[in-house]
RNA sequence: GGGCGUUUAGCGCAGCGGUAGCGCAGCAGCUUUACACGCUGUUGGUCGGGGGUUCGAAUCCCUCAACGCCCA
Numbered sequence: 001g002g003g004c005g006u007u008u009a010g011c012g013c014a015g016c017g018g019u020a021g022c023g024c025a026g027c028a029g030c031u032u033u034a035c036a037c038g039c040u041g042u043u044g045g046u047c048g049g050g051g052g053u054u055c056g057a058a059u060c061c062c063u064c065a066a067c068g069c070c071c072a
Stems, first nucleotide, its partner, number of pairs: 001071007010024004018055001026042005048064005
């Protein structure tokens, strides 16, 4: 330098046009002498940045960036 893949909540991931979810973690309550476990409830998102297409974009297109793999 070229090709491919990944980027979504604190962490691990799903969601592939109809407006964002799961698990764990966190917080509160119940339980316990207390802690842990368990149960219930709950908070948390510029969907990597920018631009475009569309009535509507996490999702499609362009570009930039970070990371990984392969080739040179």